[in-house]
Context: one part of a larger RNA
RNA sequence: UUGGGCGUAAAGAGUGCGUAGGCGGCAAAUUAAGUCAGAUGUGAAAACUAAGGGCUCAACCCAUAGAUUGCAUCUGAAACUGAUAUGCUUGAGUCAAGGAGAGGAAAGUGGAAUUCCUAGUGUAGCGGUGGAAUGCGUAGAUAUUUAGGAGAAUAACGCGUGGCGAAAGCGACUUUCUGGACUUGAACUGUCGCUGAGGCACGAAAGCGUGGGGAGCAAACAGGAUUAGAUACCCUGGUAGUCCACGCCGUAAACGAUGAGUGCUAGGUGUCUAUUCAUAAGAGUAGGUGCCGUACGUUAACACAUUAAGCACUCCGCCUGGGGAGUACGUACGCAAGUAUGAAACUC
Numbered sequence: 001u002u003g004g005g006c007g008u009a010a011a012g013a014g015u016g017c018g019u020a021g022g023c024g025g026c027a028a029a030u031u032a033a034g035u036c037a038g039a040u041g042u043g044a045a046a047a048c049u050a051a052g053g054g055c056u057c058a059a060c061c062c063a064u065a066g067a068u069u070g071c072a073u074c075u076g077a078a079a080c081u082g083a084u085a086u087g088c089u090u091g092a093g094u095c096a097a098g099g100a101g102a103g104g105a106a107a108g109u110g111g112a113a114u115u116c117c118u119a120g121u122g123u124a125g126c127g128g129u130g131g132a133a134u135g136c137g138u139a140g141a142u143a144u145u146u147a148g149g150a151g152a153a154u155a156a157c158g159c160g161u162g163g164c165g166a167a168a169g170c171g172a173c174u175u176u177c178u179g180g181a182c183u184u185g186a187a188c189u190g191u192c193g194c195u196g197a198g199g200c201a202c203g204a205a206a207g208c209g210u211g212g213g214g215a216g217c218a219a220a221c222a223g224g225a226u227u228a229g230a231u232a233c234c235c236u237g238g239u240a241g242u243c244c245a246c247g248c249c250g251u252a253a254a255c256g257a258u259g260a261g262u263g264c265u266a267g268g269u270g271u272c273u274a275u276u277c278a279u280a281a282g283a284g285u286a287g288g289u290g291c292c293g294u295a296c297g298u299u300a301a302c303a304c305a306u307u308a309a310g311c312a313c314u315c316c317g318c319c320u321g322g323g324g325a326g327u328a329c330g331u332a333c334g335c336a337a338g339u340a341u342g343a344a345a346c347u348c
Base pairs, nucleotide, nucleotide: 004319005318006317007302008301012316014202015201016200017199021195022194023193025088026087027086029084030083031082033081034080035077036076037075038074039073040072041071042070048066049065050064052062053061054060091192092189093188094187095185096184097183098182103178104177105176106175107174108173109172111154115150116149117148118147119145120144121143125136126135163170164169207248208247209246210245211244212243216242217241221237222236223235224234259315260314261313262312263311264310267292268291269290270289271288272287273286274285275284276283277282297304298303321348322347323346330341331340332339333338
């Protein structure tokens, strides 16, 4: 390379937008680039293949034919692909009418609790554990209060294999701005589509920079225990950090360990949204979200099974024994931490 693969054995990029490229709906028409047929020329010879001939055979040699899978020109065919021009409406989009939603951003408002401060009551303990101790407390703690105040963070119940979002993710309330999906109608456009190398954007937590903030929690750290030891598990404290603004970082078991799109292939049973019939129950349709399960199915098995891991097509990414190693070197990015790309020797 061919071939085979990618849920769990190696392998789906964390996610999207999108350039080039690849691929692409129905009908009829033209063309003839691809395609197909025929003809001509060429495709050196030797070598090769076939069946002959010559050295006593063979190797070897001679002659004939084939092959040389190709290229060029000419003539023709028109199904498919391409090109050109035309039409269509199912793909895609627009429009109208709607309802649902923790989708996003900003501003504001309120609530319970923890902590701290102030005031009152009140007296010797509190706290903590398996049991203790460190710790706090007569300089009045813990507890309690119609109490009063400060500050920061958070979102109990509602809460649901419920909803929304491309993913990361998103739960108090109100307002403003704003994105998307869905249903119904079928008025409009008429292939405007799918995928997507590079590229660009977003991207949990931790971490970094500058400036704020700091209630609670809490790496590091300190002390008390436990223990043979205990650089831990348990306890008392406690700093970064966690929070906000702006800027970096660009990684996760970023998981459904399952790329995106389209079509087809028994059902049963929940649930969410919209809608139709009924208006009591219920039944249907479309779009999500779950469970169970038949198969001519698939699978090494587990299992998957209209939300496929089934049957097919299009496009992208990735894999090729274990270790060495996601290392070295180089390059790019980054303030750094590091990230991306990514070997070999050697060894089993």